[in-house]
Molecule: c-di-GMP-I riboswitch aptamer
Organism: Desulfobacteraceae bacterium
C1' cells in the first nucleotide's frame, strides 16, 4: 500500500407496507418501518426488465423516438475497518 472479508469494532444503508406530496406511467421525495445489504455509495456506458398520452373507422404486424431502473446482471470510480 493492494488483494481478501471474520460469530471482531465504530458506524452506514433501509426492502415490503402505510401516510403525504410530485409524475399520463414506469417510478421518484419526505416520514414512520426493517427485508436484508461489505459498497444496498456515485454513474444510464452495455444487457435484461417496466412505461408512453392524443389523434385516426376498426384490427394485426414491424419499426423509431423519450423515459423508468445502480436493491436485476456486468462495467467504470470513490470510501471505513484489519484478526487471518
Nucleotide at each position: 500500500a493492494u488483494a481478501c472479508g471474520a460469530u471482531a469494532a465504530a458506524g452506514c444503508c433501509a426492502a415490503a407496507u402505510c401516510c403525504c406530496g410530485a409524475g399520463u406511467g414506469a417510478u421518484c421525495g419526505g416520514g414512520a418501518g426493517a427485508c436484508g445489504g461489505a459498497a444496498a455509495g456515485c454513474c444510464a456506458c452495455g444487457g435484461a426488465u417496466c412505461u408512453u398520452a392524443a389523434a385516426a373507422a376498426g384490427c394485426g404486424u414491424c419499426a423509431a423516438a423519450a423515459g423508468a431502473c445502480a436493491g436485476c446482471c456486468g462495467g467504470g470510480u470513490u470510501g471505513c475497518c484489519u484478526g487471518a